[in-house]
Context: one part of a larger RNA
């Protein structure tokens, strides 16, 4: 000086309790991981910090793993053979999954590009993350690091870096043998929230007026303008986005050292660091990744290949065990009609074959024809979404709850759909009646409950990353449990 203590005293945290919500843990089903099985079921990661995790949704490619069959794309050098020909390539038969001249018969082309050996290279998703860079995760989301001058101390080292009060903060405020600074927190960058104060818009709209159509006839209320829309006139509140403004705990009171700072009220669009992200210090980890890389050492292999391409299959196997989900268990529902509202977004040249799709027609449906529009605030798209709203049928019965499994037939992507890519229709209708010991998440537009978009993507979401949409209960606490930070103390550790 650490590290630990079933040592003590302070502080903080829903990866902690506490008041509660919503679960999982129980089924069915999906998907990861483990075992078993197998020709392979490729592999990496296994407490937090593995396990819907490798952006990993794998029919072929991917792809490493089995079963086999081709190629050489072994630079370059030195040595051979060798223009009387090193060496390429093939019809058909045999042969082979194959229309691979792989091989073989059998001759023919070709013409110094190669052959042969020996160095060397190259390749490799081969091995080694305990040989490495880089980058990620964690420690560790908390407040913590560190020199310099000056003090103590032989010195390692310490003070600074604190008794107290405060803060989310080593935030301050003060104390003060220390003074004055740096990294970290803050500040800072993104985003949502406010502006009738600027700039502006046929790629976004309003109001006015022309004009037509219905209801009312009273001044009015509803709807539409034509085949570039009335290219009438004015505007920018609504929309969009540049420049800016606005908050700074600002005003009052308590509290308190009348300091930081807190509590409460006002005023404000905004008073929890205004709400959410992001960035993110020292010093560690023998975490993770050679399967991201033409980053890499080293070792293995390199022509019967651990290259690399083709065919098949595997990764999906199924007595079991764990983990993320997802769909239930019904009546706050199920089902039929009919109302009706969003917001992230994303679309066809990049090795040339194609996206997003409107709107006619056909089809029960999925889908298909045939015609347009979009390289986009112009078209898809008001992406007319789900819950939800009304009004009906059902009546607590494993029922009209559920929707696993299993039969047939359409259809769609693909070169291919079998071990059913997916999607519709008929019929089939299992468990499940709220889930034990455990055990996760979370304090506000948050938890939940509903969808829709991206991302992967030929097809195919129960994923994952954003969206909006409807919207609770309980705290506003504590240190009991589990951590974790300071101090103080003990130690046979180091």
């Nucleotide at each position: 000086u650490g590290a630990c203590g079933g040592a003590a005293g302070g502080g903080c945290a829903c990866c902690a309790c506490c008041a509660g919500g919503a679960g999982u843990g129980g089924g069915a089903c999906c998907u990861g991981c483990g075992g078993c099985u197998u020709a392979a079921u490729u592999u990496g990661a296994c407490u937090c910090a593995a396990c819907a995790c490798g952006g990993g949704g794998a029919a072929a490619c991917u792809c490493a793993c089995c079963a086999g069959g081709u190629c050489c794309a072994g630079a370059c050098a030195c040595a051979g053979u060798a223009a009387g020909g090193a060496u390429u390539g093939a019809c058909a038969g045999a042969u082979u999954g194959a229309g691979a001249g792989c091989u073989c018969u059998u001759u023919c082309u070709u013409g110094a590009u190669u052959c042969u050996g020996u160095g060397g290279g190259u390749g490799g998703u081969g091995g080694u993350g305990c040989a490495u860079g880089g980058c990620c995760g964690u420690u560790c989301u908390u407040a913590g690091u560190u020199g310099g001058u000056g003090g103590a101390g032989u010195g390692a080292u310490u003070u600074g870096u604190c008794u107290g009060c405060u803060u989310a903060a080593u935030u301050g405020c003060g104390a003060u043998a220390a003074c004055g600074a740096a990294c970290g927190a803050g500040a800072c960058c993104u985003u949502g929230a406010c502006c009738u104060a600027c700039u502006a818009a046929a790629u976004a709209g309003c109001u006015c007026c022309c004009u037509c159509u219905c209801c009312a006839u009273u001044u009015g209320g509803a709807g539409g303008g034509u085949u570039u829309u009335g290219u009438g006139a004015g505007c920018u509140u609504c929309u969009u986005a540049g420049a800016g403004g606005g908050a700074c705990u600002c005003c009052u009171a308590g509290c308190a050292a009348a300091a930081a700072g807190u509590u409460a009220g006002g005023g404000g669009a905004a008073g929890u660091a205004c709400g959410a992200g992001g960035c993110a210090a020292u010093a560690a980890c023998a975490g993770g990744u050679c399967u991201g890389u033409g980053a890499u050492g080293c070792c293995c292999u390199u022509a019967g290949a651990c290259g690399u391409u083709c065919u098949g299959g595997g990764c999906c196997g199924c007595a079991c065990g764990c983990g993320c989900g997802c769909u239930a268990c019904a009546c706050u529902g199920a089902c039929g009609c009919a109302g009706c509202c969003a917001g992230c977004g994303a679309g066809u040249a990049c090795a040339u074959a194609a996206c997003c799709u409107u709107g006619u027609c056909c089809g029960a449906a999925a889908g298909g024809u045939c015609u347009g529009g979009g390289u986009a605030a112009u078209c898809u798209u008001g992406u007319u979404a789900a819950a939800c709203u009304g009004c009906g049928u059902c009546g607590u019965g494993c029922u009209g709850g559920g929707g696993a499994c299993a039969g047939a037939g359409c259809u769609u992507u693909g070169c291919a759909a079998u071990u059913u890519u997916u999607g519709c229709u008929c019929u089939c209708g299992a468990a499940c009646g709220a889930g034990g010991a455990a055990u996760u998440c979370c304090u506000a537009g948050u938890a939940g409950g509903c969808g829709c978009a991206a991302g992967u993507c030929a097809u195919c979401a129960a994923c994952u990353u954003g969206c909006g949409u409807c919207g609770a209960u309980u705290a506003c606490g504590u240190c009991c449990c589990u951590g974790c930070c300071c101090u103080u103390u003990g130690u046979a550790c180091a």
The prediction has a mean pLDDT of 80.
This is a predicted structure of a 494-nucleotide part of an RNA (small-subunit ribosomal RNA, 3' major domain) from Wickerhamiella versatilis.
The RNAcentral record of the full RNA draws on ENA and SILVA.
The organism belongs to Wickerhamiella, within Eukaryota.
Rfam family: Eukaryotic small subunit ribosomal RNA. Gene Ontology terms of the family: structural constituent of ribosome and ribosome.